[in-house]
Molecule: transfer RNA
Organism: Dehalococcoidia bacterium
RNA sequence: GGGCCCGUAGCUCAGUUGGAAGAGCAGUGGACUUUUAAUCCAUUGGUCCAGGGUUCGAGUCCCUGCGGGCCCA
Numbered sequence: 001g002g003g004c005c006c007g008u009a010g011c012u013c014a015g016u017u018g019g020a021a022g023a024g025c026a027g028u029g030g031a032c033u034u035u036u037a038a039u040c041c042a043u044u045g046g047u048c049c050a051g052g053g054u055u056c057g058a059g060u061c062c063c064u065g066c067g068g069g070c071c072c073a
Stems, first nucleotide, its partner, number of pairs: 001072007010025004019056001027043005049065005
């Protein structure tokens, strides 16, 4: 330098055909309990990497950039 993949909650990741952003873990509160563990209930938490475009409508489609990974040179 070229090609491909990835970027969504604190972490790991889903998200269908473009139509109201989710799960597990973690955190917080509570219940229960022999317990700083386990289990159960409730709950907080989002610039969907950034900018632009298309569209009535974009996490999703298109373009550019940024960051990370793999391969080739």